[in-house]
Molecule: transfer RNA
Organism: bacterium
């Protein structure tokens, strides 16, 4: 340089145009002599940046950033 493929709470991952969610974590609460586990509940996200396109984008375009892999160039 090309081409794929990825970037959404602290961590892993869903979400194929119409309220942004699970699962582990957290910090409360039950519960127990007690911790933990079970169970209930909260807090946490300007969805990689920037435009576009639609009444409406995490979602479709485009350019650009970061990671992975794969192919090429090379003194």
């Nucleotide at each position: 340089u090309g081409c794929g493929g990825g970037g959404u709470g602290g961590a892993g991952c869903a979400g194929u145009g119409g309220u942004a969610g699970c699962u582990c974590g957290u910090g409360a609460g039950c519960c127990u002599c007690a911790u933990a586990a079970c169970c209930u509940c909260a807090a946490g996200g300007u969805c990689g940046u920037u435009g576009g396109u639609u009444c409406g984008a995490g979602u479709c375009c485009a350019a650009c950033c970061c990671c992975c892999g794969c192919a090429a160039c090379c003194a």